A computed fold for a 102-nucleotide RNA from Oxobacter pfennigii, annotated as Guanidine-I riboswitch aptamer. The coordinates come from a structure-prediction model, not an experiment, and the mean pLDDT is 80. The sequence is in RNAcentral, with records from Rfam and Ribocentre.

[in-house]
RNA sequence: UUCAAAGUUUUAUAGGGUUCCGCAGUUUUUUAAAAAACCGGUCCGGACCGAGAUAAAACGCACAGUGUAACUGUGUACACGAAGGAUAAAAGCCUGGGAGGU
Numbered sequence: 001u002u003c004a005a006a007g008u009u010u011u012a013u014a015g016g017g018u019u020c021c022g023c024a025g026u027u028u029u030u031u032a033a034a035a036a037a038c039c040g041g042u043c044c045g046g047a048c049c050g051a052g053a054u055a056a057a058a059c060g061c062a063c064a065g066u067g068u069a070a071c072u073g074u075g076u077a078c079a080c081g082a083a084g085g086a087u088a089a090a091a092g093c094c095u096g097g098g099a100g101g102u
Base pairs, nucleotide, nucleotide: 007059008058009057010056011055012054015049016048020046021045022043023040025038026037027036028035029034060076061075062074063073064072065071066070078097080100084094085093
C1' cells in the first nucleotide's frame, strides 16, 4: 500500500422515543354517563423502531473425511470511534467495520 464470506435471512434481546391506541392531568360542554381540545414518555402498557462491534437458528463460505451421494466433522477470529441524517420522534437505526485512531 492492497485484499478479505468481515456474506444473507429470520426470530428475539439490550437499547430507543411518542405519530396511533390506551393511561394520567387540565379546560370546556353536560344533571350524569360521556365527548371534544390541550398536555404529560419522569407513562415499567398495546403497537412501533431496533444492533458490524448482542444472542440463537437457518442458509452459505473455508478445510478435512468418506460409501462419491450428499452427508459428517472442524473452523467462520478480532472489532476503539465523534460529527451529521431520516421518520412523529429517538436510539447500539442509517451514514458505517465510514472520517479519524490503535